[in-house]
RNA sequence: UCAGAGUUUGAUCCUGGCUCGGGAUGAACGCUAGCGACAGGCUUAACACAUGCAAGUCGAGGGGCAGCGCGGCGGUGGCGACACCGCUGGCGGCGACCGGCGCACGGGUGAGUAACGCGUAUGCAACCUGCCGUCCGCAGGGGGAUAACCGGGGGAAACCCCGACUAAUACCGCAUAACCGCCUUGGCCGCAUGGCCGGGGCGUAAAAGAUUUAUCGGCGGGCGAUGGGCAUGCGUAGUAUUAGGUAGUUGGCGGGGCAGCGGCCCACCAAGCCCACGAUACUUAGGGGUUCUGAGAGGAAGGCCCCCCACAUUGGAACUGAGACACGGUCCAAACUCCUACGGGAGGCAGCAGUGAGGAAUAUUGGUCAAUGGGCGCGAGCCUGAACCAGCCAAGUCCCGUGAAGGACGACGGCCCUACGGGUUGUAAACUUCUUUAGUGCGGGGACAAAAAGGCGCACGAGUGCGCCGUUGAGGGUACCGCAAGAAUAAGCAUCGGCUAACUCCGUGCCAGCAGCCGCGGUAAUACGGAGGAUGCGAGCGUUAUCCGGAUUUAUUGGGUUUAAAGGGUGCGCAGGCGGCGCGUCAAGUCGGCGGUGAAAUUCCGGGGCUCAACCCCGGUCAGCCGCCGAAACUGGCGAGCUAGCGUAGGAGCGAGGGAUGCGGAAUGCGUUGUGUAGCGGUGAAAUGCAUAGAUAUGACGCAGAACCCCGAUUGCGAAGGCAGCAUCCCAGCUCCUUACGGACGCUGAGGCACGAAAGCGUGGGGAUCGAACAGGAUUAGAUACCCUGGUAGUCCACGCAGUAAACGAUGAGCGCUAUCCGUGCGGGGCGACUGGGCUCUGCGUGGAAAAGCAAAAGCGCUAAGCGCUCCACCUGGGGAGUACGCCGGCAACGGUGAAACUCAAAGGAAUUGACGGGGGCCCGCACAAGCGGAGGAACAUGUGGUUUAAUUCGAUGAUACGCGAGGAACCUUACCCGGGCUCGAACGCGGGAGGAACGGAGGGGAGACCCCGAGGCCAGCGAUGGCCUCCCGCGAGGUGCUGCAUGGUUGUCGUCAGCUCGUGCCGUGAGGUGUCGGCUUAAGUGCCAUAACGAGCGCAACCCCCGCGUCCAGUUGCCAGCACGCAGUGGUGGGGACUCUGGACGGACUGCCGGCGCAAGCCGCGAGGAAGGCGGGGAUGACGUCAAAUCAGCACGGCCCUUACGUCCGGGGCUACACACGUGUUACAAUGGCGCGUCACAGAGGGAAGCUGCCCGGCGACGGGUGGCGGAGCCGUAAAACGCGUCCCAGUUCGGAUCGGAGGCUGCAACCCGCCUCCGUGAAGCUGGAUUCGCUAGUAAUCGCGCAUCAGCCAUGGCGCGGUGAAUACGUUCCCGGGCCUUGUACACACCGCCCGUCAAGCCAUGGGAGCCGGGGGCGCCUGAAGACCGUAACCGCGAGGGGCGGCCAAGGGCGAGACCGGUGACUGGGGCUAAGUCGUAACAAGGUAGCCGUACCGGAAGGUGCGGCUGGAUCACCUCCUU
Repeated sequence: UCAGAGUUUGAUCCUGGCUCGGGAUGAACGCUAGCGACAGGCUUAACACAUGCAAGUCGAGGGGCAGCGCGGCGGUGGCGACACCGCUGGCGGCGACCGGCGCACGGGUGAGUAACGCGUAUGCAACCUGCCGUCCGCAGGGGGAUAACCGGGGGAAACCCCGACUAAUACCGCAUAACCGCCUUGGCCGCAUGGCCGGGGCGUAAAAGAUUUAUCGGCGGGCGAUGGGCAUGCGUAGUAUUAGGUAGUUGGCGGGGCAGCGGCCCACCAAGCCCACGAUACUUAGGGGUUCUGAGAGGAAGGCCCCCCACAUUGGAACUGAGACACGGUCCAAACUCCUACGGGAGGCAGCAGUGAGGAAUAUUGGUCAAUGGGCGCGAGCCUGAACCAGCCAAGUCCCGUGAAGGACGACGGCCCUACGGGUUGUAAACUUCUUUAGUGCGGGGACAAAAAGGCGCACGAGUGCGCCGUUGAGGGUACCGCAAGAAUAAGCAUCGGCUAACUCCGUGCCAGCAGCCGCGGUAAUACGGAGGAUGCGAGCGUUAUCCGGAUUUAUUGGGUUUAAAGGGUGCGCAGGCGGCGCGUCAAGUCGGCGGUGAAAUUCCGGGGCUCAACCCCGGUCAGCCGCCGAAACUGGCGAGCUAGCGUAGGAGCGAGGGAUGCGGAAUGCGUUGUGUAGCGGUGAAAUGCAUAGAUAUGACGCAGAACCCCGAUUGCGAAGGCAGCAUCCCAGCUCCUUACGGACGCUGAGGCACGAAAGCGUGGGGAUCGAACAGGAUUAGAUACCCUGGUAGUCCACGCAGUAAACGAUGAGCGCUAUCCGUGCGGGGCGACUGGGCUCUGCGUGGAAAAGCAAAAGCGCUAAGCGCUCCACCUGGGGAGUACGCCGGCAACGGUGAAACUCAAAGGAAUUGACGGGGGCCCGCACAAGCGGAGGAACAUGUGGUUUAAUUCGAUGAUACGCGAGGAACCUUACCCGGGCUCGAACGCGGGAGGAACGGAGGGGAGACCCCGAGGCCAGCGAUGGCCUCCCGCGAGGUGCUGCAUGGUUGUCGUCAGCUCGUGCCGUGAGGUGUCGGCUUAAGUGCCAUAACGAGCGCAACCCCCGCGUCCAGUUGCCAGCACGCAGUGGUGGGGACUCUGGACGGACUGCCGGCGCAAGCCGCGAGGAAGGCGGGGAUGACGUCAAAUCAGCACGGCCCUUACGUCCGGGGCUACACACGUGUUACAAUGGCGCGUCACAGAGGGAAGCUGCCCGGCGACGGGUGGCGGAGCCGUAAAACGCGUCCCAGUUCGGAUCGGAGGCUGCAACCCGCCUCCGUGAAGCUGGAUUCGCUAGUAAUCGCGCAUCAGCCAUGGCGCGGUGAAUACGUUCCCGGGCCUUGUACACACCGCCCGUCAAGCCAUGGGAGCCGGGGGCGCCUGAAGACCGUAACCGCGAGGGGCGGCCAAGGGCGAGACCGGUGACUGGGGCUAAGUCGUAACAAGGUAGCCGUACCGGAAGGUGCGGCUGGAUCACCUCCUU
């Protein structure tokens, strides 16, 4: 001293990116703001600057006296004091001037600079250094000028010129000569150039005085100190899409120059020098101490403070000086600004303040030299925008405060709720008590002043030290202390979906908006806006920007590359990296000790000072670099050895290894010819094509080119690509065995070189087959495809190019190590014999299964993807894109290298569960098939769509809506429309009030509701009052208005399908699996067997109901055998309890028995028995779930909406419309029929009192009238088809009955819209129904009638039941549909009605090319060339030294020119990304419907298609081989 989270999925693990929580800042912005301390404050325009200040000082260097003061003299005024004027350098002083020192420090800025610039460590034997310290020596004697001042002149000014005077610590000779230089000589030293010490000779250069007595100075030299200069090692940014650079360039010799070395400069000579360990170029950048972050390693930064550098408007240059190439100096050039009298001049805030501009943004034109420091001065002192202070700014850090304690009946108010009430705000407030920091008022207070200077004194030797006296504070009367009053003067900001701490209400309704990521918002939003509440932090809080962190997401610490991104196509090999065994040596790496350095500040540790802290002070501490000494294991160098690596030799083998040449047969095509005749060919089916000019087929002969059947294999060889008939020649490789030899000779390998399938290119051949393109034929909506017929390049050869691929084991090379088992190719050894075919050991290959281990998993596993080492290559989210630009290569095609803008929150890998597949296996179902009858055509009925309408109320909409909600729409229903009314309302409850029995006759108006009028008229109780009714008021109303996507309940469907799960255990990191799989079996997850599972639940089955047989019980209204009575007849009556029947309880069937098969479960059987068999028939019963399935209009219910109406009442209308379309039905089209007649035969179930109705009468009839029965085993109802007879004779009919006309009946207030029935008349379409489609497997279909619900009646042909008659067929599971189980593939998971590709069209965005146009930085050539130093020089100046002038060289700048690079822009153009529901197709994902993909070539609106070669990262079936049990 190291924390993670969100986000790819239905879920999982992994990979991987994005995002967040943290810290930081010279910040800015928003809201807010009480105080102090400490620190900080133009990050942008090195943009431009008004104004003031920022560098002077010395009179003890000098001449002087403009100004001031004093003194002196003179004058004027005045009585005087005095004032004024003039003169006077005598004094204090002093402007300007000469001179000295300073101005090279201090202060600012970061432009430039990629450099010895900086950092660090060394070196200078190659150097300088004013002031300072120390030591030695000296100061003799002369000279000539010049400024100021004065006179004159020019100019607007700046300023300049001329003349004359003069001083010095200004300047110049002379003397002196230690030192120094040169020559010479002796000694010593160094790695070297060389250095040091001493002797002699020659040569050259000094000085200054001031003041006044004490000092300050001057000159030469040595040493020191300080400061600088130079050189070197190491370190110090990006781009290789910058790979070559260089002409004073590199070195030498000689010289010049410099403080000094040096190619710094010059002449000559040589041709070098730098560079892949990155030269050169371009871009970016001041560097360090340090700062931020981080566990650290590291990453990022370089603001404040300190050190170094560079710069001072831009560029150049020198002068002075100890020091400059000089921020507040000079000269020149340029740009800009200002002044001007137009002739000329002036200026440089990146000093302090300040202004404008730029910008998101950064302060006062403040005070003081009191302190610290600096300059000058003997000093006093002067100067100092350095500095110290103050001002402004929450811009940072730290501290403090805005009160504390008590206080419940948990007040009021707010907000929320399940709303008499509760919760929360909340001890919060009020209230009581207390405190007084900060602030306010008053008072006190004195740090920074140690002291220096000054004066006095003392000590010792100048000077220093000590003592005493005394002066000086901008900040500031501040810090601090005390007293007083009084809770008084002081809280906000952000957030509250997850990450992430904090939740409710309202508003809004994919709008408005939010958003860091995931994502919120489409009517109930904890995600928007407001409110209440809460959370976090707090004088701040948020946001934005940037950096580090998290990110082991560039991985040294500390990652990877089979499938996620990533192994180079393969080899050879230079450099480089790495390297076997033992010995010796060296000590470069390495390790240890010591020394030097590592500035201060900072960080850290210890201690101390401000009341604490921040802050400040003191002490200590690092890595690194350098040096010295030591160690010798390891690495390395050197030396001499070794043989295990490697190689060589000998022997034996192996192979489709490579190259060349020759040969062979089959097939194909063609040619000739024979036979032969009508077709051949081709396909899913066809057609194009070929063929009577004789094809195809078949025989013979011939020619040509290409490829090599069988063998043949998970076989062999090769580095890879790749290699296959046979033979020969040439070349190469590998393996085994034997030991002999060499002696580490090895491994890897950036660049480089070579090889490198197919396609492609060039030249020339060749051309049989096949066959891109192309043509034709098909297919199709189309078919630029798949299929077919042709067919050119090509396919083949030679030579050359090209250099790619799914060039794959998607797995780089090498070495070593790590269980086992089974195959196989080629070798070697041992054992085994009387005939072996085997056993075993070993080497190199090539396969399979697996231990350990590894891996995200799949899997790998001695042929590693395990454990280690060495070297190379490569990866770092997806798209853009292997694209653009640039460069290299190529004949071209194109290859290699290889970005960015922009955009997305993912893109991915493996595995899991599902779903799906024009995948597979197994199996069901009236699913198909087999069969019977229908629908689809007609008319009508009914429902629906559509249309219409004032309204045609609403809902239901594939299956699973459509004779459905409707099991009864003329009014009602009724929800719709029109019109007329009502508003406590049509109904109900509560409270209050009034009146009255209740109730409401009659009358008037009206369509009615309703309105007006209003006769009659209470009950209980003694009463209060109550009951009931009406009216009024208040409170609850009411709504078929919306949301079935807020819901309950109910229902449909998959599906009566056989499934769906759980507990425990086990397996897997996990999702999950196992169980539930497998075999057999079943209607069934039914059962049995097997089994890491063992059990269990919901389903299945059974238990329930009905029917089928029997037994028992019971016996009226049913029954009647026996007995009796009776009728025209009849169980009619007595009676009976046998039978039938009725309805209750039981029994019965279980593969129980037999035979066969089978382990069992179970299956099979013209088996037995039985009423019935293998589930006897039917019903009820519907698992987990799916369809946001249906229903707010059946009911209930949340929310929303309406309230004289979206409520309610009434009249009328509509739901019944009608050019159409569909569904479901009815009736038919007829003779298996229609009609008539016939004794007219035989049911079951159910209903009936405002009902069902017998019988009688009337009517043709519907029906009406009368009478009787029955609340029902009692009364009511001809069952029909069938059967018999007759007729019809195939006809739109004696079929069919629609439609229409007429006349009636019934129900009902009422049949016009809009009922049913009857009779008479009319007599339509229709002659068996296209594509297609429905039901049904037995008492079923078909057919026949009967009943019931609803209901006044009925549009019922519907629905629900009942019985009568009563079939046909099922070979079978290939196919269609639905389903179950197992398995497989998947890019699907709102799950194939999925996903998804490309062109085109539209909008937006960034970008490439582009005739050009514009700009930029740098270099090159030529011309010109200021200032300036240097060089040369006769005329001019000067006595001279020298200067001027002129010339030359260099050269800033300017001009011209060519070319390269970079950027901006550009008509047009190329592709790319994103975007809402555009267009065309369907390429890919399931065998994606032609398996896909890679490379290449051609073609096509587009995805794409085709050819050639390759890959499996292809499904399926079969076969083979191997492994396990």
A computed fold for a 1525-nucleotide RNA from an uncultured bacterium, annotated as small-subunit ribosomal RNA. The sequence is in RNAcentral, with records from Greengenes. It matches the Rfam family "Bacterial small subunit ribosomal RNA". The coordinates come from a structure-prediction model, not an experiment, and the mean pLDDT is 84.